A computed fold for a 141-nucleotide part of an RNA from an uncultured bacterium, annotated as small-subunit ribosomal RNA, 3' minor domain.

Context: one part of a larger RNA
């Protein structure tokens, strides 16, 4: 830089991070089946035993086998959180001099704004209802 001024949206390019997406891949969370090492408990016809008692026969007691609850680790199932990554897609930021038009600033050339419909390349137009943070007009001072 004082209207040759200011000033808004879309669109195009560049570029930054975010969000949504069929899925995809990892990883953790409990659940549900399934199986069930070792263990402790229980129960246990039949088998075995050196310490205790018994001269003995026995017997207390104990083993080992066998069955059973539990049960780690394995296995399959459907989930729930988390990461990562994904064709596509969605607004956002930056970005000296692209495009299209000109919405607001002056009564900005239709006053303008605020809710709401709706229509429209785009700022935006239009309907209804409301403010004055509008000008002019009447009135007061």
């Nucleotide at each position: 830089c004082a209207c040759c001024g200011c000033c808004c949206g879309u669109c195009a390019c560049a570029c930054c991070a975010c969000g949504g997406a069929a899925g995809u891949c990892a990883u953790u969370c409990a659940c549900g089946c399934c199986c069930a090492a070792a263990g402790c408990c229980g129960g246990u016809g039949g088998g075995c035993c050196a310490a205790c008692c018994g001269c003995a026969a026995g017997g207390a007691g104990g083993c080992a086998g066998c069955c059973g609850u539990c049960u780690a680790a394995g296995g399959c199932g459907g989930g729930g959180g988390c990461g990562a990554u994904g064709a596509c897609u969605g607004g956002g930021g930056u970005g000296a001099a692209g495009u299209c038009g000109u919405a607001a600033c002056a009564a900005g050339g239709u006053a303008g704004c605020c809710g709401u419909a709706u229509c429209g390349g785009a700022a935006g137009g239009u309907g209804c209802g409301g403010c004055u943070g509008g000008a002019a007009c009447a009135c007061c001072u």
The coordinates come from a structure-prediction model, not an experiment, and the mean pLDDT is 83. The full RNA is in RNAcentral, with records from ENA, Greengenes and SILVA.